[in-house]
RNA sequence: CGCCGAAUCCGCGGUGCGCGUGCGCGCGGAGCGGGGGACCCAUCACCUGGGGCGAGAGGUCCACAAGGACCAAGCGCAAGCUCUUUCGGCGCGAGCCCGUCAGCUAACCCCGUAGGCCUGCGAAAGAGAA
Numbered sequence: 001c002g003c004c005g006a007a008u009c010c011g012c013g014g015u016g017c018g019c020g021u022g023c024g025c026g027c028g029g030a031g032c033g034g035g036g037g038a039c040c041c042a043u044c045a046c047c048u049g050g051g052g053c054g055a056g057a058g059g060u061c062c063a064c065a066a067g068g069a070c071c072a073a074g075c076g077c078a079a080g081c082u083c084u085u086u087c088g089g090c091g092c093g094a095g096c097c098c099g100u101c102a103g104c105u106a107a108c109c110c111c112g113u114a115g116g117c118c119u120g121c122g123a124a125a126g127a128g129a130a
Base pairs, nucleotide, nucleotide: 001120002117003116004115008030009029010028011027012026013025031113032112033111034110035109036108041103049101050098051097052096053095058071059070060069061068062067074092075091076090077089081128082127083126084125085124086123087122088121
């Protein structure tokens, strides 16, 4: 420099006992992202409660507890820049949270702005910006 991801940018304060700049820290704003929340619409018995973020639905087999293997919807990876599509190649296809509660949802309300890199690959077509 680049990539996954919403996770970037700006301002104020404070720290430092001369000053300046930067960083960790606190606060605020913009941008980006997420949740709750009417009419209308949708749904409608009972049991297994239900729900959210995320690409991470679902299925078969072995265990028959934990767990593991193989598929799979889906997701990601390059190019002066951005976006779309196709063909190959490679990688992922997890995890966490709420706590008996939430369909959609205008006004309105609330929250996040981390962490990681084991995809730092090729070819073709098109559109746009500068």
Molecule: c-di-AMP riboswitch aptamer (ydaO/yuaA leader)
Organism: soil metagenome